[in-house]
Molecule: transfer RNA
Organism: uncultured Deinococcales bacterium
C1' cells in the first nucleotide's frame, strides 16, 4: 500500500432511521448527620471531522483522521 474493524458525557457503557442522546461511576448542589462516609434529590456533561442519500442520520453510503487486525511489499 489492498482489504476488514472501531471512535457517544471525565471513565465504562447502551443504541439497528423518528430518544430531551439514556444507564452506571466520578464531579457540582442541596437534603440528611455533631462532622465524614452513607443514603435520598437535583444538576454539569459526549455522537473524531468532512460530504452525501432521507421529510428526518449517533444509526445508511463516501472520503479524512487516529487507532487496531490481516495480507502483500521491504534488492
Nucleotide at each position: 500500500g489492498g482489504c476488514c474493524c472501531g471512535u457517544u458525557c471525565g471513565a465504562c457503557u447502551a443504541g439497528c432511521g423518528g430518544u430531551u442522546a439514556g444507564g452506571u461511576c466520578u464531579c457540582c448542589a442541596c437534603u440528611c448527620u455533631u462532622u465524614c462516609a452513607c443514603a435520598g434529590u437535583g444538576g454539569c456533561a459526549a455522537c473524531a471531522c468532512g460530504a452525501g442519500u432521507u421529510c428526518g442520520a449517533a444509526u445508511c453510503u463516501c472520503g479524512u483522521a487516529c487507532g487496531g487486525g490481516u495480507c502483500a511489499c521491504c534488492a